[in-house]
A computed fold for a 111-nucleotide RNA from a Bacteroidota bacterium, annotated as SAM riboswitch aptamer (S box leader). Its Rfam family is "SAM riboswitch aptamer (S box leader)". Rfam's curators write: The SAM riboswitch is found upstream of a number of genes which code for proteins involved in methionine or cysteine biosynthesis in Gram-positive bacteria. Taxonomically the source falls in Bacteroidota (Bacteria, Pseudomonadati).

RNA sequence: GAUUUAUAAAGAAGGGUGGAGAGAUUAGGCUCCGUGAAGCCCUGGCAACCUUCCUUUAAUAAGGAAAAGGUGCCAAUACCUAACCCCGUUCUUGCGGGGAAAUGAUAAAUU
Repeated sequence: GAUUUAUAAAGAAGGGUGGAGAGAUUAGGCUCCGUGAAGCCCUGGCAACCUUCCUUUAAUAAGGAAAAGGUGCCAAUACCUAACCCCGUUCUUGCGGGGAAAUGAUAAAUU
């Protein structure tokens, strides 16, 4: 890098360094940012995918508990919208709500 499966309206920040951008990509919007962005380092934390234990089940599996270790994460729903479907509203453009997808992210397994 590729494939498969699963997950996302919850949760969790301080310091050092750095010095202008950041919020994946494209477009639009909106937001954060010299009261210091990204990146890197340290410390702390959140969560419970991997892990361990308990209960139920014929089994797949379901429910609960723990947090030493491997990852992940710690502004805003994956910040919002986009192409498709449904509903409401509007003369139309449009606006609002919902669904399913695509794409990306993360985990686990395989390669």
Its mean pLDDT, the model's own confidence on a scale to 100, is 80.